[in-house]
Molecule: TPP riboswitch aptamer (THI element)
Organism: Pseudodonghicola xiamenensis DSM 18339
RNA sequence: CGGCGCAGACGGGGGCGUCCGGAGACGGGCUGAGAAGAACCCUUCGAACCUGAACCAGAUCAUGCUGGCGGAGGGAGUCUGAAGCCGGUCCAC
Numbered sequence: 001c002g003g004c005g006c007a008g009a010c011g012g013g014g015g016c017g018u019c020c021g022g023a024g025a026c027g028g029g030c031u032g033a034g035a036a037g038a039a040c041c042c043u044u045c046g047a048a049c050c051u052g053a054a055c056c057a058g059a060u061c062a063u064g065c066u067g068g069c070g071g072a073g074g075g076a077g078u079c080u081g082a083a084g085c086c087g088g089u090c091c092a093c
Base pairs, nucleotide, nucleotide: 001087002086003085004084006081007080008079009078010077011043012042013041014040016037017030018029019028020027021026049074050073051072055068056067057066058065
């Protein structure tokens, strides 16, 4: 000096379905981190999320509920920091 790992700051990205009751507001069941929360998740080392997809198979009252599709395509980043690990370089003896 660079990298890894860890932490932080600021910024950015993203989804919110299904079933029942109800005129509605809303209440309840299911899955989930999250089903509108001052929350949650993800941020290139990127399976957060989107596309394919009104897809395929299975399960379910029903639904991305589970698996496949699939490490397929797309997808939002910069900076800072003590110790640690790895590598490089320089100096002294």